Lysine riboswitch aptamer from uncultured Eubacterium sp., 160 nucleotides, folded computationally. Of the family's consensus pairs, 98% are formed in the model. Rfam family: Lysine riboswitch aptamer. About the family: Riboswitches are metabolite binding domains within certain messenger RNAs that serve as precision sensors for their corresponding targets. The RNAcentral record of the sequence draws on MGnify. The source organism's lineage runs through Bacteria, Bacillati, Eubacteriales, Eubacteriaceae and Eubacterium.
[in-house]
RNA sequence: GAUAGAGGAUGCGCUAUGUCAUCAGUAACGGCACCAAGGCGAUGCAGCGCCGGUGACGCGAAAGGGACAGGCGCCGAAGCUGGCCGAGCUGCAGGGCGGCCUUGCUGGGCAGGCGGAACAAGAUCCGUCUGACUGUCGCAGAAAGAUGCGGAGCGCUAUC
Numbered sequence: 001g002a003u004a005g006a007g008g009a010u011g012c013g014c015u016a017u018g019u020c021a022u023c024a025g026u027a028a029c030g031g032c033a034c035c036a037a038g039g040c041g042a043u044g045c046a047g048c049g050c051c052g053g054u055g056a057c058g059c060g061a062a063a064g065g066g067a068c069a070g071g072c073g074c075c076g077a078a079g080c081u082g083g084c085c086g087a088g089c090u091g092c093a094g095g096g097c098g099g100c101c102u103u104g105c106u107g108g109g110c111a112g113g114c115g116g117a118a119c120a121a122g123a124u125c126c127g128u129c130u131g132a133c134u135g136u137c138g139c140a141g142a143a144a145g146a147u148g149c150g151g152a153g154c155g156c157u158a159u160c
Stems, first nucleotide, its partner, number of pairs: 001160005008075001011074005017069004029058002032055004038051004043093005078106003082101005088119001107134002110131008136151005
């Protein structure tokens, strides 16, 4: 250097087939009552556009986001940071989302603390710290095992 391969009590991503909760007693719709300044176009400001608004009552969703199972592809799987681009009425700023790239960061999942996430919530996700666990290699231990310490996937194992 090439090829093959291993991590798992709950490995990673995609999908959206099934179930479940959430969204939400919300939006919409219906009649009733009251009011004349307000609501909406997914964060702010400025425009532009659209719509009457509010209240209790009746009826009452879905998308999107998740969890589990299924299916598919895999073991830098992948995630994050950073850069560029794209869509929603327009401009500026900004978050999220999607696509591509990324000389940077992360071995893996779990639990807890802290911080963050203008497309519901933070269910979930991300970052970080701590803890034990786990795979792997190194060191100590005469060998092996147990144990302890240390390292990082730019690693490890096998073959050539």